[in-house]
Context: one part of a larger RNA
RNA sequence: UGACCUCGAAUCAGGGAGGGAUACCCGCUGAACUUAAGCAUAUCAAUAAGCGGAGGAAAAGAAACCAACAGGGAUUGCCCUAGUAACGGCGAGUGAAGCGGCAAAAGCUCAAAUUUGAAAUCUGGCACCUUUGGUGUCCGAAUUGUAAUUUGGAGAGGCAACUUCGGGUAGGACCCAGUCUAUGUUCCUUGGAACAGGACGUCAUAGAGGGUGAGAAUCCCGUUCAUGACUGGAUGUUCCUACUAGUACGUAGUGCCUUCUACGAGUCGAGUUGUUUGGGAAUGCAGCUCAAAAUGGGUGGUAAAUUUCAUCUAAAGCUAAAUAUUGGCGAGAGACCGAUAGCGCACAAGUAGAGUGAUCGAAAGAUGAAAAGCACUUUGAAAAUAGAGUCAAAAAGUACGUGAAAUUGUUGAAAGGGAAGCGCUUGAGACCAGACUCAGCCUUUGGUAAACAAGUGUCCUUCUGGGC
Numbered sequence: 001u002g003a004c005c006u007c008g009a010a011u012c013a014g015g016g017a018g019g020g021a022u023a024c025c026c027g028c029u030g031a032a033c034u035u036a037a038g039c040a041u042a043u044c045a046a047u048a049a050g051c052g053g054a055g056g057a058a059a060a061g062a063a064a065c066c067a068a069c070a071g072g073g074a075u076u077g078c079c080c081u082a083g084u085a086a087c088g089g090c091g092a093g094u095g096a097a098g099c100g101g102c103a104a105a106a107g108c109u110c111a112a113a114u115u116u117g118a119a120a121u122c123u124g125g126c127a128c129c130u131u132u133g134g135u136g137u138c139c140g141a142a143u144u145g146u147a148a149u150u151u152g153g154a155g156a157g158g159c160a161a162c163u164u165c166g167g168g169u170a171g172g173a174c175c176c177a178g179u180c181u182a183u184g185u186u187c188c189u190u191g192g193a194a195c196a197g198g199a200c201g202u203c204a205u206a207g208a209g210g211g212u213g214a215g216a217a218u219c220c221c222g223u224u225c226a227u228g229a230c231u232g233g234a235u236g237u238u239c240c241u242a243c244u245a246g247u248a249c250g251u252a253g254u255g256c257c258u259u260c261u262a263c264g265a266g267u268c269g270a271g272u273u274g275u276u277u278g279g280g281a282a283u284g285c286a287g288c289u290c291a292a293a294a295u296g297g298g299u300g301g302u303a304a305a306u307u308u309c310a311u312c313u314a315a316a317g318c319u320a321a322a323u324a325u326u327g328g329c330g331a332g333a334g335a336c337c338g339a340u341a342g343c344g345c346a347c348a349a350g351u352a353g354a355g356u357g358a359u360c361g362a363a364a365g366a367u368g369a370a371a372a373g374c375a376c377u378u379u380g381a382a383a384a385u386a387g388a389g390u391c392a393a394a395a396a397g398u399a400c401g402u403g404a405a406a407u408u409g410u411u412g413a414a415a416g417g418g419a420a421g422c423g424c425u426u427g428a429g430a431c432c433a434g435a436c437u438c439a440g441c442c443u444u445u446g447g448u449a450a451a452c453a454a455g456u457g458u459c460c461u462u463c464u465g466g467g468c
Base pairs, nucleotide, nucleotide: 024055025053026052027051028050035042039089065072066071076103077102078101079100086094087093107318108317109316110264120146121141122140124138125137126136127135128134129133155260156259157257158256159255161254162253163252165250167244168243169242170241171240172239173238174236175233176232177231178230179229180228184200185216186199187198188197189196201218202217203207209221210220211219269290270289271288272287273286274285275284296313297312298311299310300309353360354359373400376387377386379384457468458467459466460465
């Protein structure tokens, strides 16, 4: 100096707990308002508040059951039983269960035996592999007991023969997510815009719905076919198919023999007190005192004795489904509400704000199709004004759709001695509507004739002419 041994500290691979939430579930604790027309038992209620603990469900569950039948056969839920039996100042009120029908169905494991010709069992380190693990090897755990076998419906042992079953890999189905699958934007009109009106079509297992500058099957998203097709993922061996290993002196079942056969203790039970129940000489639970048995024990809804019968096998444990669900996550719908409604909240809502605090707790939606959200000039310190501009519209200007009423300003009209108001009667004015008449203008149709102009024919002619 290092290792080893003893002690202390720091940092800690891996593993576990807390806290929140709590609609449904389990356990504990536990009222009163109320009702009884008062009130004390009762009722509210084996409820609320409170405490603890879980899960996607929980709890319960394969009879120490129900029954009394020719018996049934785990649990749970529904219908019925039934507002019945029963409880109850037998008042107010409370109040099950068996059977029967249906939903869903599923059964099992320890302790207690000598494998005794053999701990046959398991963790860990290391190595390898086809890696939630398997195989080999070496320590260790373990006879103060790890395995196999057995669970009362039985079972073990012996004899004799027959019969039953399967491991792994890959693909598919089931499950989840995504993608895919018709038919006009043709013409005219109005309009800022056609998604409107008219004309001509097309698809339809699709004319549900929504969007797009106004009512769009056919422009866009969707909708229908569809329990479809394709792509990707997840997971259990549930089903089907294919391949492969050969699993196996294994596993499960049946008959005969009657040789053996263990079955849960301060527990059952009794007394007493409290509580609870429909449970009434005590339904269940809990405290205290006593405290078992093994042809035993429990139950058989009136206490006790004797007896008989029936039925289960407590004091250890696991178990899917049918059932519940104002929370969470994910969907779909509506004879629901439509901004003082509907959640307190359609919005920067448990926000702003109030209270020392526990706690209380609002108001508040809408420009336009599109910001195109008023360039520029002008007056003003500015706010703003006057022009100008955008728009279909600014009588839509971020105090913005529509914009009622009380109320205010301005303008116009009317009235005013006996307040205003009210009632009756009769006038005046203004405005509106209608009938008749007149005038003017425009359009259309028919008739009539005059004038003017031009042309054709004809006559006269004083010829730049005149008549018909």

The prediction has a mean pLDDT of 81.
A computed fold for a 468-nucleotide part of an RNA from Tuber melanosporum Mel28, annotated as large-subunit ribosomal RNA, domain I.
Its Rfam family is "Eukaryotic large subunit ribosomal RNA". Rfam links the family to the GO terms structural constituent of ribosome and ribosome. Clan: LSU clan. For this family Rfam cites "The comparative RNA web (CRW) site: an online database of comparative sequence and structure information for ribosomal, intron, and other RNAs" (Cannone et al., BMC Bioinformatics, 2002). Rfam 15.1 lists 107,465 matches to the family in 2,616 species.
NCBI's taxonomy places the organism under Eukaryota, Dikarya, Pezizales, Tuber, Tuber melanosporum.